Small-subunit ribosomal RNA, 5' domain from an uncultured bacterium, 542 nucleotides, folded computationally. Its Rfam family is "Bacterial small subunit ribosomal RNA". Its family is annotated with ribosome and structural constituent of ribosome in the Gene Ontology. RNAcentral holds the full RNA, with entries from Greengenes. The prediction has a mean pLDDT of 82.
Context: one part of a larger RNA
RNA sequence: GGACGAACGCUGGCGGCGUGCUUACACAUGCAAGUCGCACGAGGGCGGGAGCUUGCUCCCGACCCGAGUGGCGAACGGGUGAGUAACACGUGACCAACCUGUCCCAGGGUGAGGGACAACCUGGGGAAACCCGGGCUAAUACCGCAUGAUGUCUCGAGGUCGCAUGGCCUUGAGAUCAAAGAGGGCCUCUGCUUGCAAGCUCUCGCCCAGGGAGGGGGUCGCGGCGUAUCAGCUAGUUGGUGAGGUAACGGCCCACCAAGGCUACGACGCGUAGCGGGUCUGAGAGGACGACCCGCCUCAUUGGGACUGAGAUACGGCCCAGACUCCUACGGGAGGCAGCAGUGGGGAAUAUUGCGCAAUGGACGAAAGUCUGACGCAGCGACGCCGCGUGUGGGAGGAAGCUCUUCGGGGUGUAAACCACUGUCAGGAGGGAAGAACGGCGCCGGCCCGAACAGGCUCGGCGAUUGACGGUACCUCCAAAGGAAGCGCCGGCUAACUCCGUGCCAGCAGCCGCGGUAAGACGGAGGGCGCAAGCGUUGUUC
Repeated sequence: GGACGAACGCUGGCGGCGUGCUUACACAUGCAAGUCGCACGAGGGCGGGAGCUUGCUCCCGACCCGAGUGGCGAACGGGUGAGUAACACGUGACCAACCUGUCCCAGGGUGAGGGACAACCUGGGGAAACCCGGGCUAAUACCGCAUGAUGUCUCGAGGUCGCAUGGCCUUGAGAUCAAAGAGGGCCUCUGCUUGCAAGCUCUCGCCCAGGGAGGGGGUCGCGGCGUAUCAGCUAGUUGGUGAGGUAACGGCCCACCAAGGCUACGACGCGUAGCGGGUCUGAGAGGACGACCCGCCUCAUUGGGACUGAGAUACGGCCCAGACUCCUACGGGAGGCAGCAGUGGGGAAUAUUGCGCAAUGGACGAAAGUCUGACGCAGCGACGCCGCGUGUGGGAGGAAGCUCUUCGGGGUGUAAACCACUGUCAGGAGGGAAGAACGGCGCCGGCCCGAACAGGCUCGGCGAUUGACGGUACCUCCAAAGGAAGCGCCGGCUAACUCCGUGCCAGCAGCCGCGGUAAGACGGAGGGCGCAAGCGUUGUUC
């Protein structure tokens, strides 16, 4: 000199963009993951109709509500850095040892049945949380059957290739395994014949297997820390055989057998630490760091465990144990902010219990749409960076005040007053965005499926509709120099000097050092120097 997620002191006008717990301490309250009626059966409300015992029963509905079965999601998104010195991360390579829901491409199929369980009704237990029994019922829930190969397995034949186990392709036989329907429209075909369907058709689904994209799992080379005042470490340890387990290799697990394996090129131990892209500094080499943003990993009150699932060993799921908090009728229950706000505590110290789904993105849905503390915005803090302003021009050999003086005068100083002007910001008034185009709706047109002038898919044109921020940005007008400057320093380093007070006192100080009666070094004043909405100090780092 630079830098900072800073803090402290004095001061403080505006705006833009960023950014803002140290105790992985404990948490009141609200919100942060739902959605689908185009999978399914009931219930309630509302509307219409019928019967009528006039307040009940039945039927219909494109409407509303909240549960249940079922599907998808909840493994993403968001937070944290405790643990971890490790294939955790980075980089490069490999898997002939692997998995993959949704999505894309191409192929084939979607036949015929069955039995339940919630909801509901009913009986009972409990203070509650909830639980137990009986009865009814639907499905894209569950379970057999049929069919079935390009799949898998076994046996056989042939070809081809390689990287060791071997891979790939063709072919024969056997074994084994599937499925679910829903919605719209129509009468060309079939059935009954105004029309409606088990019929046709369109769309979305379902099953089987192949390929892809993206995602994940695994293995290895190399790389990145302190300590030798840690020198030896190791029993599933190292290898083999067999069996198990996994999506998969493997001592991953187990039985048996052998006695190996690592280590001064630092094993083992201890301490510290999430890693990287990067950030800061530096001419570079290097050093220090890893806030914000992005990628990976890790954890979710502490420890352990599995279930479901394509995917978790699952922050807002489950079970067990511990600590803690809460409720209790003492029998038993409930909870987990390292999500967003917020509270207590700790601390030098770090924000609102805000608005909105308008945009972007995500989940579900055919869609309308619903949900979304992700996100977009707003609020608070000079915490940082950047920009702007606090006026501009004229104005005396030069007012007053203050200050110094050799008493002549010098300084503050064109500074002020005064004159002329301007109008940024703040103030008032008026106008007023972009961010919005999708989607869906209405009209029109083209292509395709289709028997179809139904319907649907897809593409395009026109129209109306949708903004939290926000009456914000921005623009115009009005008024008016009016509302807006401080902080540190002035002995040398180091830019800036005098007077008074004090008298080794009071005090200063980064180093050297100042102060004991004329102190440029202490305190005040005048003046000056440096930065400026900041200026200094402290801390850390180069």